[in-house]
RNA sequence: CCGUGCUAGGCGGGGAGCUAGCGGUGCCCUGUACCCGCAAUCCGCUACAGCGGGGCUGAACUCCCACCCGAGGUCCCCGGGCGUAGGGUGUGAUCGUGGUCGGGCGACGUUGAUGAGCGGGUCCUGCGCGGCGGAGGCCUGCGAACCCCGCCAGGUCCGGAAGGAAGCAACGGUAAGUAGUCGCCUCCGGGUGCCGCAGGCGUGCCUGCUCUGAGCCGCUGGGCCCCGGUCUCCCCUGCGAGCCAGAUCGAUGGUGGGUGCACGG
Repeated sequence: CCGUGCUAGGCGGGGAGCUAGCGGUGCCCUGUACCCGCAAUCCGCUACAGCGGGGCUGAACUCCCACCCGAGGUCCCCGGGCGUAGGGUGUGAUCGUGGUCGGGCGACGUUGAUGAGCGGGUCCUGCGCGGCGGAGGCCUGCGAACCCCGCCAGGUCCGGAAGGAAGCAACGGUAAGUAGUCGCCUCCGGGUGCCGCAGGCGUGCCUGCUCUGAGCCGCUGGGCCCCGGUCUCCCCUGCGAGCCAGAUCGAUGGUGGGUGCACGG
């Protein structure tokens, strides 16, 4: 070095989870990789850490170790980014109220602007009076076959008579009711009043008088300041998800190294 027969080993691995821990069943990743039985109210074990049975392969493409690449998983929320809520006399834009400054145009103004003083009116509340509307009463007309009134012809009844009684119609009147309403009274109501009295608010508006003596008002565009609203950017704080970053495990793949025994030639 070659051949034959064996043995250790191998015939998938990994992540999270579970567990004191390890492995498995179940989930996920990788991607092809013997079979049967067991297992989540778990199953089997104990650092040589699935167990039991059967089969194949076998010292290397295949077994073992190291390194590289890296699918994928898990952790974290300090940092960058995202979303959301709150805050900021941070920045910019825009809109609005107010103040102030100066500009332009116009009206009014020595036939008196403005300001001050005095008076009146206008405002609100209550009461009174008036007016209007409604209801009721007084008032006027009508108004009961009988069961309302008065007077009661005729007729009826009682009585020997004198006389008496009830009573229909007509006539007159009235009740409930109904109609009217010039007027009077009472009560109630109001988008009521050239009204009266009392109180109040307020110094606004209009107006008269007195004093003062040149401004005042409107529109328009601009500068500055204060306040407020909206939006963008920025800053601060909280919360959420977990994209990037960070930590950790790591399949598959690649590179390098390592690992037997017996017999024969």
Predicted 3D model of a 265-nucleotide RNA (Bacterial large signal recognition particle RNA) from a Dehalococcoidia bacterium. Lineage of the source: Bacteria > Bacillati > Chloroflexota > Dehalococcoidia. Of the family's consensus pairs, 93% are formed in the model. Its Rfam family is "Bacterial large signal recognition particle RNA". The family's RNA type in Rfam is non-coding RNA gene. Gene Ontology terms of the family: signal recognition particle, plasma membrane targeting and SRP-dependent cotranslational protein targeting to membrane, signal sequence recognition.